[in-house]
RNA sequence: AGAGUUGAUCCUGGCUCAGAUUGGACGCUGGCGGCAUGCUUUAUACAUGCAAGUCGAACGGUAACAGGCCAAAGCUUGCUUUGGUGCUGACGAGUGGCGGACGGGUGAGUAACGCGUAGGAAUCUACCCAAGAGAGGGGGAUAGCCCGGAGAAAUCCGGAUUAAUACCGCAUAAUCUUUAAGAAGCAAAGAUGGCCUCUGCUAUAAGCUAUCGCUUUUGGAUGAGCCUGCGUAAGAUUAGCUAGAAGGUAGGGUAAAGGCCUACCUUGGCGAUGAUCUUUAGCUGUUCUGAGAGGAAGAUCAGCCACACUGGGACUGAGACACGGCCCAGACUCCUACGGGAGGCAGCAGUAGGGAAUAUUGCACAAUGGGCGCAAGCCUGAUGCAGCAAUGCCGCGUGUGUGAAGAAGGCCUGCGGGUUGUAAAGCACUUUAGGUCAUGAGAAAUGCGCUAUAUGUAAAUAAUGUAUGGUGUUGCUGUUAGUGACAGAAUAAGCACCGGCUAACUCCGUGCCAGCAGCCGCGGUAAUACGGAGGGUGCAAGCGUUAAUCGGAAUUACUGGGCGUAAAGGGUAUGUAGGCGGUUGACUAAGUCAUGCGUGAAAGACCUGGGCUUAACCUAGGUUUGUCGUGUGAUACUGGUUGACUGGAAUUUGGCAGAGGCAAGUGGAAUUUCCUGUGUAGCGGUGAAAUGCAUAGAUAUAGGAAAGAACACCAGUGGCGAAGGCGACUUGCUGGGUCAAAAUUGACGCUGAGGUACGAAAGCGUGGGUAGCGAACAGGAUUAGAUACCCCUGGUAGUCCACGCCGUAAACGAUGAGAACUUGCUGUUGGGCGAUAACGUUCAGUAGCGAAGCUAACGCGUUAAGUUCUCCGCCUGGGGACUACGGUCGCAAGAUUAAAACUCAAAGGAAUUGACGGGGGCCCGCACAAGCGGUGGAGCAUGUGGUUUAAUUCGAAGCAACGCGAAGAACCUUACCUGGCCUUGACAUCCUGCGAACUUUCUAGAGAUAGAUUGGUGCCUUCGGGAACGCAGAGACAGGUGCUGCAUGGCUGUCGUCAGCUCGUGUCGUGAGAUGUUGGGUUAAGUCCCGCAACGAGCGCAACCCUUGUCCUUAGUUACCAGCACGUUAUGGUGGGCACUUUAGGGAGACUGCCGGUGACAAACCGGAGGAAGGUGGGGACGACGUCAAGUCAUCAUGGCCCUUACGGCCAGGGCUACACACGUGCUACAAUGGUGCAUACAGACGGUUGCCAAGCCGCGAGGUGGAGCUAAUCUGAGAAAGUGCAUCGUAGUCCGGAUUGGAGUCUGCAACUCGACUCCAUGAAGUCGGAAUCGCUAGUAAUCGUGAAUCAGAAUGUCACGGUGAAUACGUUCCCGGGCCUUGUACACACCGCCCGUCACACCAUGGGAGUGGGUUGCUCCAGAAGUGGUUAGCCUAACCUUCGGAGGGCGAUCACCACGGAGUGAUUCAUGUCUGGGGUGAAGUCGUA
Repeated sequence: AGAGUUGAUCCUGGCUCAGAUUGGACGCUGGCGGCAUGCUUUAUACAUGCAAGUCGAACGGUAACAGGCCAAAGCUUGCUUUGGUGCUGACGAGUGGCGGACGGGUGAGUAACGCGUAGGAAUCUACCCAAGAGAGGGGGAUAGCCCGGAGAAAUCCGGAUUAAUACCGCAUAAUCUUUAAGAAGCAAAGAUGGCCUCUGCUAUAAGCUAUCGCUUUUGGAUGAGCCUGCGUAAGAUUAGCUAGAAGGUAGGGUAAAGGCCUACCUUGGCGAUGAUCUUUAGCUGUUCUGAGAGGAAGAUCAGCCACACUGGGACUGAGACACGGCCCAGACUCCUACGGGAGGCAGCAGUAGGGAAUAUUGCACAAUGGGCGCAAGCCUGAUGCAGCAAUGCCGCGUGUGUGAAGAAGGCCUGCGGGUUGUAAAGCACUUUAGGUCAUGAGAAAUGCGCUAUAUGUAAAUAAUGUAUGGUGUUGCUGUUAGUGACAGAAUAAGCACCGGCUAACUCCGUGCCAGCAGCCGCGGUAAUACGGAGGGUGCAAGCGUUAAUCGGAAUUACUGGGCGUAAAGGGUAUGUAGGCGGUUGACUAAGUCAUGCGUGAAAGACCUGGGCUUAACCUAGGUUUGUCGUGUGAUACUGGUUGACUGGAAUUUGGCAGAGGCAAGUGGAAUUUCCUGUGUAGCGGUGAAAUGCAUAGAUAUAGGAAAGAACACCAGUGGCGAAGGCGACUUGCUGGGUCAAAAUUGACGCUGAGGUACGAAAGCGUGGGUAGCGAACAGGAUUAGAUACCCCUGGUAGUCCACGCCGUAAACGAUGAGAACUUGCUGUUGGGCGAUAACGUUCAGUAGCGAAGCUAACGCGUUAAGUUCUCCGCCUGGGGACUACGGUCGCAAGAUUAAAACUCAAAGGAAUUGACGGGGGCCCGCACAAGCGGUGGAGCAUGUGGUUUAAUUCGAAGCAACGCGAAGAACCUUACCUGGCCUUGACAUCCUGCGAACUUUCUAGAGAUAGAUUGGUGCCUUCGGGAACGCAGAGACAGGUGCUGCAUGGCUGUCGUCAGCUCGUGUCGUGAGAUGUUGGGUUAAGUCCCGCAACGAGCGCAACCCUUGUCCUUAGUUACCAGCACGUUAUGGUGGGCACUUUAGGGAGACUGCCGGUGACAAACCGGAGGAAGGUGGGGACGACGUCAAGUCAUCAUGGCCCUUACGGCCAGGGCUACACACGUGCUACAAUGGUGCAUACAGACGGUUGCCAAGCCGCGAGGUGGAGCUAAUCUGAGAAAGUGCAUCGUAGUCCGGAUUGGAGUCUGCAACUCGACUCCAUGAAGUCGGAAUCGCUAGUAAUCGUGAAUCAGAAUGUCACGGUGAAUACGUUCCCGGGCCUUGUACACACCGCCCGUCACACCAUGGGAGUGGGUUGCUCCAGAAGUGGUUAGCCUAACCUUCGGAGGGCGAUCACCACGGAGUGAUUCAUGUCUGGGGUGAAGUCGUA
């Protein structure tokens, strides 16, 4: 940078992802090497081995080993055995010294001077370095060894003897220690090598000498102890804590300051800059992340601290209160002879346990380092190496080139092909790594031995130290790294993902199932999201997942956020601490700035080099790192001290306005009640009513009385107040504001955590009061219900007063207080000034509109939400939750402070487009109204539902299904049912074989079919055969009215022939979008005109098309016949004619063109003229963007799925025609505007050769017969009917009506039984105009009358078409329905058939309360008191030295103080659990209602 709240948008805001990282873990996979890393959990328990020893050059010694010597034996000339001998190398145990305080492990505890950083003074420091001085002379013990004893053992006791560098005096001693300044006190050890120069003497010793060691002192180095400033978690739902506590004096104690300890004295000390308490935690260098600031972490490596089974304690020592030491207590484990003992892996390995999880009971001291030692050397699980683990980082490899028949196989396919894919195979080559063989550095330097040289000491050529050189020797790793040779592509690729974010797509399977999922979300039969496959993408010896941290997240905002409406301004004021603060001097130098010095360990990081083939890694130098310390300097600003000023602030004087507050008093109107009078039947109340009141006299009306509460008009966008709030009048008391002009003080100011005061209404307490109103309550209504609202009749608290509480409100301008700055216009309140009628100006308020600017937008805009400063309050996703628990306040109600678990991916703000509204405005439509005629009632027809059935095939379902698909079911149709048959099939293509095809007749059967039988040998030919057709066979396949119209095409319905729907460019807006298309008029119309940030355009409208109405022209048969002629009973019948009618081609005509009026000089409208027709002349075709997942897979086409001796095909019969019933659409009627009879007139359009069928004849008739004419302006169907004339019927179930039924027929057809139509005779049902409701129609229309056609063998009351006769009404747009435009509200967008709330019921989850119960931690008061230390003590023991011989001193014991474990009581806190119970959350389509 990005995705998901929305139909879309902008914003706010949270959740989630992409990155980097890890001491990781898990899944799948796994070739090599280098370098790192490896119990994060139970500081759980540990078997076994090892991890701290060393020194014989301190000592007495000799248990073991080796050598020498002596003796003996075997037996032989040298060996073996035994004994002796510390003589030598050496050395067990012991005495003694040094080291076991280092190294190694772990992080339990610790919120602390523990750590980090910077400082400090009152200290110690073995070994080491430098320097000064010294090392004289004595003594007594003791271990070991030996003897004896106790015990299972561990171990202990007694006796005798013995050494020292063990121990103790004495001497000496200082610049050491103490000190009263006189003085006093304090030390030591020798060992080894060498030599006789010096002495004695020659065996030595002494002596000398070198080295090492020893004592004392000083200084250093190193290490350690102590103190201080600052920094170093969270919680205030922890606010007070503290008696050695804070300080002083004296003493003790320590290496050392100090309440470190004790006694006495004082009463302090700490704390809102967070004490105390609780929870958590080793700290740091650093590590990870991040642009940085930060955030998180504290493995490996390094520094510090703490701990060593748990707790306590001291001893030794230079150093410990001691990981592999001691004592005690406790828990646990082990041994035991039951008496008693032993032990401590948080050392290295290893085991068990825990856990998602973490290695070998390895090699070596070769290197580095450590301990001891003169040294050799010994010890060293420190360390160096190896082993295990892809745990991480880095590097390498798994081959390279060529190779198109684009192989096979796989997958896909539109069947052509595409893809895997140069990939493979094949051919040519290479050999890193791995394998085998050979070769082979460096890590090795020291040290030691030998040797040489120089030099120190010395008498010395000896010995020895130091330095340098030569030479020999020392390697765990290691079969090392590296190098060479050999063979051979040979031994080496996986994992995740492929809907968007996010790189990468298809097929199959599955069918809201199985499953996926980080978020959004996929899956309900065509899933790029599940599972598999092919293909692709990414990374690669790894790849994914999970966990965790930082990032993105400006999502705690220091850098770097906010608070009108999104979360967020405290209800208001006052004021403490604190923060901030006007002008101008001087001083200071705390902050600030500059510079120097010190320090900030190393490693790490960064830069530049170097070394491993490179890299990781290692290494050298440099750089970086602090709110640090300190020195010097600067003085603008801030601070501090001091002086001055008047502009901020305040005070004084004089005016002014005001429902500002408190108290007392007064007033009138109204209401109600009571009394009295008048008066009579209702009053009252409502949308309509009823409850209620009233003949016991109401309401109404007049007079009087009483009581309480509130103050009409004035009254205003007006005034006052900090807010809440304040409204009759008068008086008293009182606060604030403002204006004017002078004077005074001299920064006295602003804000304000806590605190304090005020604080509507309701509510509470006590006492009054109560007219009206009026929660609760009662009644009446409303309603499906109505425990409610609205309404009505009553009515208690309350409302009112006094005093006291409560302390909250949408306490709102949803806008904290103060200050400064930034264009204006208009109104209004109060004051001043100038004018004075109106106006101007200034200060203080209060409103409207608006500039810049701000804002997500809406909007704000000198009264800021603009630009800045100061201070306070508050916010950090929604829900849970204005909640729980705890605290505080309250009489209570409750208020205040205020979480978590759990749950969701949103919740939210503003604006946009729609849709909707029992919102508004304008307009239209047979929408209503005005009319005419119907439907709904009857009978029948027809369709549907339902029911029935073997089947009653299927579809259509509000309008927009229901005389619809079906323009026509007896068989067929036909898809359904029953039964009988067929299986490459009734139909298409291909292959093989046979046969011409075809046809006659008979038999069986319901038929399909089966059997027999007759005739027939064709066409083309290159002579091979071929074409058509039939039969048979095998398989590819056919076939399906089977499913999915929610996979589709096409077609259709509907809103709706409604006037709309959009686009380009421009403009406006952050944007969705807006503008245009809105507005003023007008129209049937987004039709046109005008205006306008729009200008144009497209699809629609209209027109162009067809038809009809008038005329002209052309043409004239089958149509026509005026004039002329002929003819007939009669007829355009004939000659003739094209005038007329007419036919069908072409034209004309109508355009608001003309006139008048209205209108805006427009568009247009109204009226008129002319005209056949007048304002779209009438009718039709024509249907914008789209909506309804509308209808149709059964017209057709088609994807997918399904069936394949059947869901296909054939046949017969049946069914689709059933019938208690319900609905739709119709026909016929109910009659006199009629029925019937007779007579008679006038159409249009259409059809006709498997057809229409004339005349004539027959039949009552349907019809039959007949055959002329006609492929049609010729013939024919064909008679039009209503109408008209005459007659009859006379209001009735009829001379209406015709259903139903009986009989007899006709026609079509293989066939009218189920189940056709028609005719005649007879029969003569319901029905007397139709409830609620509902339909059509505005003119040649409705109504009414007949005619024709399609389908069709036959079968219309249906459908489509045609003409005849031919009305009524429209005031108008309030209402119903539908629609269009503008506007408004919206929490709707599947769009009101929307959304959505709460109880109840069920399931699950977390949580609060709860009689209690069980643990953990801890305070206080007591008991108790191991080991140990200190004090006291004369019970016991006692070598050195002293002694006044009594002792002193030392030790043991006893006792006191302190104290761990343990015990008791009483509190606090926390965790777990608890019958029951409270609310909360989440769940499928449950229940009740609808605020």
Model confidence (mean pLDDT): 83 of 100. Small-subunit ribosomal RNA from an uncultured bacterium, 1491 nucleotides, folded computationally. RNAcentral holds the sequence, with entries from ENA. Rfam family: Bacterial small subunit ribosomal RNA.